[in-house]
A computed fold for a 268-nucleotide RNA from an Actinomycetota bacterium, annotated as Bacterial large signal recognition particle RNA. Model confidence (mean pLDDT): 76 of 100. It is recorded under the gene name ffs. The model forms 93% of the base pairs in the Rfam consensus.
Formats: sequence, C1' cells, structure tokens
RNA sequence: CCGUGCUAGGUGGGGAGCCAGCGGUGCCCUGUAACCCGCGAUCCGCUUCAGCGGGGCUGAAUCCCCGCCGGCGGCCCGAUGGGUCCGAGCCCGCUCCCGGCACGGAGCGAUGAAGGUCGGGUCCCACGCGACGCCAACCUGCGAACCCGGUCAGAUCCGGAAGGAAGCAGCCGUAAGCGGGCGCUGGCGGGUGCCGUGGGGUCGCCUGACCGGAGCCACCGGCCGGUGAUGCGGUCGGGUCCAUCCCCGGUCAACGGCGGGUGCACGG
Repeated sequence: CCGUGCUAGGUGGGGAGCCAGCGGUGCCCUGUAACCCGCGAUCCGCUUCAGCGGGGCUGAAUCCCCGCCGGCGGCCCGAUGGGUCCGAGCCCGCUCCCGGCACGGAGCGAUGAAGGUCGGGUCCCACGCGACGCCAACCUGCGAACCCGGUCAGAUCCGGAAGGAAGCAGCCGUAAGCGGGCGCUGGCGGGUGCCGUGGGGUCGCCUGACCGGAGCCACCGGCCGGUGAUGCGGUCGGGUCCAUCCCCGGUCAACGGCGGGUGCACGG
C1' cells in the first nucleotide's frame, strides 16, 4: 500500500417555543448520499454521555471528531405603518358651553335710536272698602223613664162631706246638647284683590310726557378670547397583535470552503 472481516462513531442539523433542565413529537428555516416501526401538546421520553423501545444500513473517511472563515434563517434591541384596547383635556380640529366685537345678512329706528330729566307702575308698610272663610248672635228642627215646667186620666193620701194635697203614664213645652239655614248684625283671619287713600323705596325691568338728534339689537353667518366640557376625530401617552425594514449592534446558526485528528484482527 492492497484485500477480507469487525469496532467506536454515524444514519441529518438548527431557531423560536415548552421546560427546573435536556432531547423529541408539533411550528419555522436549511439541507440531503442522509433508514423503517411504536409513543407523544388538558404532551412523550429522560437527568448532564439527558429521547426511550425494537429492527436494518453504513463504517475509519466525500460520510466520524476538532479548529478557522463565509453564511440561509431565527431571536433580542431598534424604526416605520396598520388594526385593536385602555387612559389623558397636557397640544390641535370639529361639536357643545360661556364672554366679547359689530364685518355681512335679517329685524327695529326721522311716524324719532342711544342717552338724559321728571312722573307712574312693578316692591314694602298702615288705614279704608270689597270678596272669601271661621266664630258668635239670629231664624229653625230635634231634644229629659225619675233627679225640668205646665196640664195631669187612673191609682194614692187627708176629710163625715163639700173639698183639698202630692203626683206616675199620656199630651204640650223647654234646658244643656245635636243638626240645618245664613239675608241682616257683631267679632276674628290671611300666599285675599287688574279696588281706593296716605307714606316709604326705586339696582333692574315696564311705561307716560319732555329734551335730544342717529343709532340700536346680537337672531343667522363671521371674527376674537377661555385654568370651560370632553362626545367624535387627526391626537398625546401606554398595552397588545400584524406587516415591512434593519444602516449599525448582540446572540444562536443549517449549509459550504480550508486545515488538522481518529482504531482492531487476519491474509498478501
């Protein structure tokens, strides 16, 4: 060095996620010369040599192990856009509210605006009058077994008699009381009055007369302002999801390239 047989090893790897941790199923990426069966997300199998059980194939190198370089892709961080949820009146717009201006329109105004003076009303007090209500009085009805009145049958009592006495029921009447009426009379009351008289007050509002001599008003639009409201929205802040980007940074890294390393037995 060649041949035969075998052994360690290999028979995919990685990312996120799950997990105390590891690997796998499932998801995603990559890749192939890269096996089969059973198990497995309300998981499965294990414990740092971290899938387990069974059966094949390959096998010391293109295939196993290590290092360096490139590097698909993922993740972290970041940016932008969109969806959705929550909060905020701190910024803005719309809307609403409040205050102001008087530019346009409407309306009022020389049949006289604003403003001013005098007066009246609205407000308060007193008195009067009226209305209303209540009470009294008045009118009227009822109204007492006996302890109210009149008349008192019968019965009772006194008397020789004439006669007399008290007196129940009944009848009549009335007291207290109860009810009705309310015109007149007296008293009282008040969220009483398009009433009268007198006094007080008068910010505002209404109104009459006079003076005055051109504005008034703020309904609509417009404009200005607001420690105003916060319903809607472009917001502003935050959470979450999706998409895209990633210049730069961190991390893992399929795959590829280069270099190095790793057995045993027999025969020639």